[in-house]
């Protein structure tokens, strides 16, 4: 320097959930708590996920003479935001073996 994750050693991180707090929300922060993780460290470049706004389209309901309208839900495009422990990508890194 490259590679490896079997056996270890020192350890590390912390899901769900609960409490407090901030936020319109996704979610963030602190404490508790551990499902798991050999990068479950960092980034957010690609795909995917979540929240919100606007436009468009479809469906149900309401009212209605008609034109058109309102509430709720689904799809698409676009803008802003969130997480990333889904996959790919980039950077850095402890130990063991080769």
């Nucleotide at each position: 320097u490259c590679u490896u994750g079997a056996c270890a050693a020192g350890g590390g991180c912390a899901a769900a959930c609960c409490c407090g707090u901030c936020g319109a929300g996704a979610g963030g922060c602190g404490g508790g708590g551990a499902c798991g993780c050999a990068a479950c460290g960092c980034c957010a470049c690609g795909g995917g996920g979540c929240c919100g706004g606007c436009c468009u389209u479809c469906c149900u309901g309401c009212a209605a003479c008609g034109g058109g309208g309102c509430c709720g839900g689904g799809g698409g495009a676009u803008c802003g935001g969130c997480a990333a422990g889904c996959c790919g990508g980039g950077c850095u890194g402890c130990c063991u073996g080769g």

c-di-GMP-I riboswitch aptamer from an Actinomycetota bacterium, 98 nucleotides, folded computationally. The prediction has a mean pLDDT of 82.